[in-house]
Context: one part of a larger RNA
């Protein structure tokens, strides 16, 4: 330098933006660096193959190879370069549309809990059964009122939106992206992306608030041979808010991103056109089947795991081990990069 792979066997980075790099539309002209054709020179000798003589051996001779390099004369398809061109890729604009997309502010109702008052009397609560527990200092139940925090029932769906994490009461402000449709404009402005930067559930950490319900830890009651559990009664961190860290998940579609090509059927969401029938056509998105093909099989199957191309990450027997050491990051917890001996 090269190979086979990556849904489930080892292996897709949690996700995006983007630097270098790699790769990349159409037509034309120029150029001749790469490329390609021919000729020449050179590639010391020895050595290698060969020829010849001789043969015990040394040695001498003939031709060739040495796939290279240099120079000269050509070619111009491809790659590169330079200058123009085009519109299909990419973008911008006009007109519509859908949405739990993000941030900030305000706010309604149901319910739980607590408190106050009235009524009222002996249980309530809990379980497989109980007990711990609560209650004559008046509970549970019931009526009315108040406080406070958190989450948003129905609508609700294989639904929608978002790069992923994720996003759901209602209203306002501000903000980002997407789809459709005419085509107007620009004219390759593209794809991927080592490093890098940003975002990134939950738990956890720091400071200050808040604290209704739930609930690690802790405590008690049961169960049990035991029960550091499952069940029950309490209950603190936490869960919530603001600001700053942490950077990990079965971060899953266990399936990287982009582009093109490929049998059909059914449903749903948002547009456009035609129509007015519960119809048809066409884009974009979300689901269910299935042909070819692929696959070890399961299965995937126009949203591919099919057929191809471009770029990146990763993998290379099990354990040792995501450990040790060292570096970087972090207040810490720890994260990240990441072996070997040995053993089967």
């Nucleotide at each position: 330098c090269u190979g086979g792979g990556u849904g489930u066997a080892a292996a897709g980075g949690g996700c995006a933006c983007g630097u270098a790099g790699g790769c990349a539309g159409u037509g034309a002209a120029u150029c001749a660096g790469g490329u390609u054709g021919a000729a020449a020179g050179u590639a010391a000798a020895a050595g290698c193959c060969u020829c010849c003589a001789a043969a015990a051996a040394c040695u001498a001779u003939u031709g060739g190879a040495a796939u290279g390099c240099u120079c000269u004369c050509g070619a111009a398809a491809c790659c590169a370069a330079u200058u123009c061109u085009c519109u299909u890729g990419a973008g911008u604009g006009a007109g519509a549309c859908a949405g739990a997309g993000a941030a900030g502010a305000g706010u309604c109702g149901a319910a739980u809990u607590u408190c106050a008052u009235g009524u009222g009397u002996a249980g309530g609560g809990g379980u497989g059964a109980a007990a711990u527990u609560u209650g004559g200092a008046g509970a549970u139940c019931u009526a009315c009122g108040a406080a406070g925090g958190a989450a948003u029932g129905c609508c609700a769906a294989a639904a929608g939106c978002g790069a992923a994490g994720g996003c759901a009461g209602c209203u306002c402000u501000c903000u980002a992206g997407g789809u459709c449709c005419c085509u107007a404009u620009c004219g390759a402005u593209g794809c991927u992306g080592a490093g890098g930067u940003g975002c990134g559930a939950a738990a956890g950490c720091a400071u200050g608030g808040g604290g209704a319900g739930c609930a690690a830890a802790c405590a008690g009651g049961a169960u049990u041979a035991g029960a550091u559990a499952c069940c029950c009664u309490u209950g603190u961190a936490g869960u919530c808010c603001a600001u700053g860290c942490c950077a990990u998940a079965a971060a899953c579609g266990a399936u990287g991103a982009g582009u093109g090509u490929u049998u059909g059927c059914c449903c749903u969401u948002g547009g456009u056109c035609u129509a007015c029938g519960g119809g048809g056509a066409u884009c974009a998105a979300g689901g269910g089947c299935c042909c070819a093909g692929c696959u070890a099989a399961c299965g995937c199957a126009u949203g591919a795991a099919a057929c191809a191309c471009u770029c990146c990450g990763c993998u290379u027997a099990g354990g040792g081990a995501g450990u040790a050491u060292g570096g970087u990051c972090g207040u810490a917890a720890g994260a990240u990069c990441g072996a070997a001996a040995c053993u089967u």

Predicted 3D model of a 344-nucleotide part of an RNA (small-subunit ribosomal RNA, central domain) from Capsicum baccatum. Lineage of the source: Eukaryota > Mesangiospermae > Pentapetalae > Solanales > Capsicum. Model confidence (mean pLDDT): 86 of 100. The RNAcentral record of the full RNA draws on Rfam.